[in-house]
Small-subunit ribosomal RNA, 3' major domain from an uncultured bacterium, 475 nucleotides, folded computationally. RNAcentral holds the full RNA, with entries from ENA and SILVA. The prediction has a mean pLDDT of 83.
Context: one part of a larger RNA
RNA sequence: UGACGGGGACCCGCACAAGCGGUGGAGCAUGUGGUUUAAUUCGAAGCAACGCGAAGAACCUUACCAAGUCUUGACAUCUGGCUGACAAUCCGGGUAAUGCCGGACUUCUUCGGACAGCCAAGACAGGUGGUGCAUGGUUGUCGUCAGCUCGUGUCGUGAGAUGUUGGGUUAAGUCCUGCAACGAGCGCAACCCUUGUCCUUAGUAGCCAGCGGUUCGGCCGGGCACUCUAAGGAGACUGCCAGGGAUAACCUGGAGGAAGGCGGGGAUGACGUCAAAUCAUCAUGCCCCUUAUGACUUGGGCUACACACGUGCUACAAUGGCGUAAACAAAGGGACGCGAAGUCGUGAGGCAGAGCAAAUCCCAAAAAUAACGUCUCAGUUCGGACUGUAGUCUGCAACCCGACUACACGAAGCUGGAAUCGCUAGUAAUCGCAGAUCAGCAUGCUGCGGUGAAUACGUUCCCGGGUCUUGUACA
Numbered sequence: 001u002g003a004c005g006g007g008g009a010c011c012c013g014c015a016c017a018a019g020c021g022g023u024g025g026a027g028c029a030u031g032u033g034g035u036u037u038a039a040u041u042c043g044a045a046g047c048a049a050c051g052c053g054a055a056g057a058a059c060c061u062u063a064c065c066a067a068g069u070c071u072u073g074a075c076a077u078c079u080g081g082c083u084g085a086c087a088a089u090c091c092g093g094g095u096a097a098u099g100c101c102g103g104a105c106u107u108c109u110u111c112g113g114a115c116a117g118c119c120a121a122g123a124c125a126g127g128u129g130g131u132g133c134a135u136g137g138u139u140g141u142c143g144u145c146a147g148c149u150c151g152u153g154u155c156g157u158g159a160g161a162u163g164u165u166g167g168g169u170u171a172a173g174u175c176c177u178g179c180a181a182c183g184a185g186c187g188c189a190a191c192c193c194u195u196g197u198c199c200u201u202a203g204u205a206g207c208c209a210g211c212g213g214u215u216c217g218g219c220c221g222g223g224c225a226c227u228c229u230a231a232g233g234a235g236a237c238u239g240c241c242a243g244g245g246a247u248a249a250c251c252u253g254g255a256g257g258a259a260g261g262c263g264g265g266g267a268u269g270a271c272g273u274c275a276a277a278u279c280a281u282c283a284u285g286c287c288c289c290u291u292a293u294g295a296c297u298u299g300g301g302c303u304a305c306a307c308a309c310g311u312g313c314u315a316c317a318a319u320g321g322c323g324u325a326a327a328c329a330a331a332g333g334g335a336c337g338c339g340a341a342g343u344c345g346u347g348a349g350g351c352a353g354a355g356c357a358a359a360u361c362c363c364a365a366a367a368a369u370a371a372c373g374u375c376u377c378a379g380u381u382c383g384g385a386c387u388g389u390a391g392u393c394u395g396c397a398a399c400c401c402g403a404c405u406a407c408a409c410g411a412a413g414c415u416g417g418a419a420u421c422g423c424u425a426g427u428a429a430u431c432g433c434a435g436a437u438c439a440g441c442a443u444g445c446u447g448c449g450g451u452g453a454a455u456a457c458g459u460u461c462c463c464g465g466g467u468c469u470u471g472u473a474c475a
Base pairs, nucleotide, nucleotide: 001475002474003472004471005470007469008468009467010466011465012464013463015459016458019423020422021421022420023419026314027313028312029311030310031309032308033307034305035304042053043052064300065299066298067297068296069295070294073124077123078122079120080119081118082117083116084115089104090103091102092101093100107114108113126289127288129287130286131285135283136282137278138277139276140274142272147186148185149184150183151182152181153162154161155160166177167176168175192266193265194264195263197234198233199232200231201230202229203228206224211221212220213219237260240254241253242252243251244250316416320375321374322373323372324371326369332363333362334361337356338355342351343350344349382413387408388407389406390405391404392403393402429451430450431449432448433447434446435445
């Protein structure tokens, strides 16, 4: 100087407390361990692995296994020779399939060649093989915590100290003040995006607001007032008032205001820590394989199942289930696409194909909600697992192993032990909608809006962190 303390002081955080809803019990989904297996590819491991890499394993993917094949190779460059055809495409044979065999088709040219293929020889290719404890790059975490340092000066023999400590204050090493310090840098804040109010500009979405027509549809004429869209501005700065404070920083209350003291949210992550993660995104040193640890194909596996754990979905019901007929979003996507009206089917869907590269058309029905009716506390008109049958769709192909539909079947489950998680406001809870990936496949993920709470006395205690101080046989 650090680190540590079941030392002290001060402070903060959904850390506790106060509340609301969960997990732990059930069924299922999904990931992991274990076991099994020819293979169940590999990685991730307290927080910070476990709906994680994977924004989507039927084939492919695919790295694993079995079997069958290839050896200058599936991919790149170079040399020599041959051919103008080989290849691609089409047809046929053969195979589990690729490879293989045969046939058809058949370039340009300045005639040097270009280009392509085959043959040969090697140089080489190739490796999702090893090492993340050889590395780059990227990422997680402490933590959006308020810290981490430097120059000069001063103090100390020196390691170092000071500044950065003290008194206040703040979300903040934020600011004020004092001081052997005076300044500066990386962080904080601001600058960026978005949301909340208004104005200007602009109207193929919006409006009968005011006028006319109307097939009653902003549909038409007409108009940009309003809504909205999207570009530019205004607006909030403790600016004003009162009190407190040290006449400071700042704090408390008030006015005006759409918004008030950081208005809400996002992006933004200092010096460093964990030999943290990744050699399987990529790159790369070294080591290893080279008729195989490389490459191709078919089939299987990654989907197994006495069990254990994590994360979720659906429930156990009446604040509910079912039926009928009504209402109100936002944000997105669409050409190998979204697909309306119509029509067929109980339905998943089929036929048909209008319109739309989309403020114009389509996906598109928002759902909780409100109204009426029914059920009357029951393993039920709750719950929907499992199973049977019949189908739909995608796709060469749904047996292993897809999603959905109809009818039938109708399991566990009556609110969950010890323990444990999230959340402070348009939040929790609850309700649907969309997108990426994607032929098909979503209870996951990322977004969007609708309805919309309770509680916070307080900091004694648990956990984590910051500052000062103290002890130490630790470095």